Small-subunit ribosomal RNA, central domain from an uncultured organism, 356 nucleotides, folded computationally. RNAcentral holds the full RNA, with entries from ENA and SILVA.
Context: one part of a larger RNA
RNA sequence: UUGGGCGUAAAGCGUACCGAUCGGCUGUUUAGUAUGUCUGUAAUGAAAGACCGAAGCUCAACUUCGUGUUUGUUAUGGAAACUGCUAAGCUAGAAGAGCAAAGGGGUGGCUGGAACUCUGCAAGUAGGGGUAAUAUCCGUUGAUAUGCAGGGGAACACCAAAAGCGAAAGCAGGCCACUAGGUGCUUCUUGACGCUGCUAGGACGAAAGCGUGGGUAGCGAAUGGGAUUAGAUACCCCAGUAGUCCACGCCCUAAACGAUGAGUGCUUGCUUUUAGGAGGAGUCAAUCCCUCUUAGAGGCGAGAGCUAACGCUGUAAGCACUCCGCCUGUAUAGUACGAGCGCAAGCUUAAAACAU
Numbered sequence: 001u002u003g004g005g006c007g008u009a010a011a012g013c014g015u016a017c018c019g020a021u022c023g024g025c026u027g028u029u030u031a032g033u034a035u036g037u038c039u040g041u042a043a044u045g046a047a048a049g050a051c052c053g054a055a056g057c058u059c060a061a062c063u064u065c066g067u068g069u070u071u072g073u074u075a076u077g078g079a080a081a082c083u084g085c086u087a088a089g090c091u092a093g094a095a096g097a098g099c100a101a102a103g104g105g106g107u108g109g110c111u112g113g114a115a116c117u118c119u120g121c122a123a124g125u126a127g128g129g130g131u132a133a134u135a136u137c138c139g140u141u142g143a144u145a146u147g148c149a150g151g152g153g154a155a156c157a158c159c160a161a162a163a164g165c166g167a168a169a170g171c172a173g174g175c176c177a178c179u180a181g182g183u184g185c186u187u188c189u190u191g192a193c194g195c196u197g198c199u200a201g202g203a204c205g206a207a208a209g210c211g212u213g214g215g216u217a218g219c220g221a222a223u224g225g226g227a228u229u230a231g232a233u234a235c236c237c238c239a240g241u242a243g244u245c246c247a248c249g250c251c252c253u254a255a256a257c258g259a260u261g262a263g264u265g266c267u268u269g270c271u272u273u274u275a276g277g278a279g280g281a282g283u284c285a286a287u288c289c290c291u292c293u294u295a296g297a298g299g300c301g302a303g304a305g306c307u308a309a310c311g312c313u314g315u316a317a318g319c320a321c322u323c324c325g326c327c328u329g330u331a332u333a334g335u336a337c338g339a340g341c342g343c344a345a346g347c348u349u350a351a352a353a354c355a356u
Stems, first nucleotide, its partner, number of pairs: 004327003007310002012324001014204002017202002023196003027090007036082001037079008051068001052066005093193001094190003097186004105179007112156001116152007127138002164171002209250006218244002223239004261323006269300012305312002329356002338349004
């Protein structure tokens, strides 16, 4: 390589939003065609060798003979199920239209209360704070506790949920504006317009970090001090800079996890829940109740199947198909070198020798 795999053993790119060009795959009907496909005939496919069967040297090696092979190529005739192509259709996929409901989806702006902290005033007196216990620390220049007033920044208790939305990262006080996507119902429209997706190119991407300028209440790497300890570059305490916040620009990585790529179809059941739809029961009227159904989100499990086991089980890790990515003993190593990107930190791509 063939084969085999990718939840946990090595292995699903962080997402898949747009995806030119080139690709792979592609619903259904009819007619035609004949690229692939199947088939007949003819020519060719040198000899030797090889394979098989015989024969000749006493045997063997060796030599000779024979059939077939020589996977093929070309020409010509035929078949038309599948595949391709052409033409005309269809509506189950896809897209659209109308109606309806839901949502922490996104961006910008305005705004609210609790808590915290600071400042001022009032009133008041000796403590407060912190810990297992202390101490550093704050306080008679009047703290802590209390009340009132004002300033400031950040985060949004309850509602709140296995709930919801989003491609993922992620998204939560309230209101307004703008805006994206999905879902249900309707025999309304188009008529396969679809799926996947490398490369080139672009987009997004937690936290930390970087640049410029703001902001800084609380928290808090670093750092200082107090404890603890044999020591204590820690755990505990008192402070506290960067940072955390905002704007713009970078960085591009995570146990970026469901450690599970995307799409389509099929496969006993039970149960909860979200948003709809249809029907029923019931009612003065019902949003409550029951059944079915569509789209999501959870739980159970041997009933089938799968799995090395654990476990998975209509949200599959079951049964199948299509496309992409990835894996191939350990260590060296996600390293060196080279290249690209970056302000830097570094990221991406990515080996080998020696060893075992």